[in-house]
RNA sequence: UGAGUAGCACAGAUGAUCGCAGCUGCAAGUGUCGAAAGACCGCAGGUGAGGAAAGUCCGAGCUUCACAGGGCAGAAUGCCGGAUAACGUCCGGUAGAGGCGACUCUCAGGCUAGUGCAACAGAAAUAAACCGCCCGGAUACAUUCCGGGUAAGGGUGGAAAGGCGAGGUAAGAGCUCACCGCCAGACUGGUAACAGUGUGGGCACAUGUAAACCCCAUUCGAAGCAAGACCGAAUAGAAAGCUAUACGGCGGCCCGUCGUGCUUUCGGGUAGGUCGCUUGAACCUGUCGGUAACGGCAGGUCUAGAUAGAUGAUCAUCCAACGACAGAACUCGGCUUAUCGUGCUACUCAUUUA
Numbered sequence: 001u002g003a004g005u006a007g008c009a010c011a012g013a014u015g016a017u018c019g020c021a022g023c024u025g026c027a028a029g030u031g032u033c034g035a036a037a038g039a040c041c042g043c044a045g046g047u048g049a050g051g052a053a054a055g056u057c058c059g060a061g062c063u064u065c066a067c068a069g070g071g072c073a074g075a076a077u078g079c080c081g082g083a084u085a086a087c088g089u090c091c092g093g094u095a096g097a098g099g100c101g102a103c104u105c106u107c108a109g110g111c112u113a114g115u116g117c118a119a120c121a122g123a124a125a126u127a128a129a130c131c132g133c134c135c136g137g138a139u140a141c142a143u144u145c146c147g148g149g150u151a152a153g154g155g156u157g158g159a160a161a162g163g164c165g166a167g168g169u170a171a172g173a174g175c176u177c178a179c180c181g182c183c184a185g186a187c188u189g190g191u192a193a194c195a196g197u198g199u200g201g202g203c204a205c206a207u208g209u210a211a212a213c214c215c216c217a218u219u220c221g222a223a224g225c226a227a228g229a230c231c232g233a234a235u236a237g238a239a240a241g242c243u244a245u246a247c248g249g250c251g252g253c254c255c256g257u258c259g260u261g262c263u264u265u266c267g268g269g270u271a272g273g274u275c276g277c278u279u280g281a282a283c284c285u286g287u288c289g290g291u292a293a294c295g296g297c298a299g300g301u302c303u304a305g306a307u308a309g310a311u312g313a314u315c316a317u318c319c320a321a322c323g324a325c326a327g328a329a330c331u332c333g334g335c336u337u338a339u340c341g342u343g344c345u346a347c348u349c350a351u352u353u354a
Base pairs, nucleotide, nucleotide: 001350002349003348004347005346006345007344008343009342010341012318013317014316015315016314017313018312020048021047023045024044025043026042029041031040032039033038050325054336055335057334058333059332060331061330062224063223064222065221069255070254071253072252074220075219076218077217078216079093080092081091082090083089094108095106096105097104098103109215110214114213115212116209117208118207130154131153132150133149134148135147136146137145138144162180163179165177166176167175181203182201183200184199186197187196188195189194228275229274230273231272237266238265239264240263241262242261246260247259248258249257250256282301283300284299285298286297287296288295289294
């Protein structure tokens, strides 16, 4: 200097003027709207849409189902250890794969419990003989046929009787041997996943597939802020069925338990207001512990709460930015997806110079 890898921050700022919404404090009355409950009107001060607010994919907080269980089915996760309120998230490590490397990825328990599936090609995919090799026989002596042995060589295929080398054999074969692989068990290191080193066995349990059914281990109430609570106003019930050996509630089913009513059809009233609603498993700084995720301690900050739905406009200045992706609706921790531009930190590779 170039090419990369991993991570972090910002996503406009400052000032002025006008406008909108809400909060806090003060003030206020036979005020305005309203049937009521209630809402609004004045002055001052502060605040006001994101890193993803998106998706609604996981997990919770909160509310209701009166309370609390056992079993079956179902669903989710799936290497080990840790963090967390919890999670399918995050951190660290192990194994495997990719990359020269920094690093990245995971379809990471079990095929030796069982059952399935594996097209086509091929002789054969539940372990076989197409070509070939060897031995014997027949023969027209060029060759062709029959019988036996074989699975080392060739072919097909993603995969074909563990691999490779030597010996041995009629020709071959773990037939034998060394090394590797596989199986069994021991020791060492590690919390563990796992790694390493010996010993024994010629060795099948025969290839792949579990994001195939399944087996194993662990975990799992449901519905949801349109949850739910309060205030005001109004109203109309009728019919049929079951009815304590019944019906209803408790995620599906059974057991169990609780309650005394429940189900269906037709018809009627109300649709107003307030709460829930933003102080949070919150954020920032420093320090301590930890490899880290994160946790403890101390100090500081308060940063939207609308309800047909506010968060805007203009001017001036600035190292880049209103230009991309894009707008709160109970809140939070993550994941996934979309995306303009600027800056910073560490590391890897290549080249050059000192």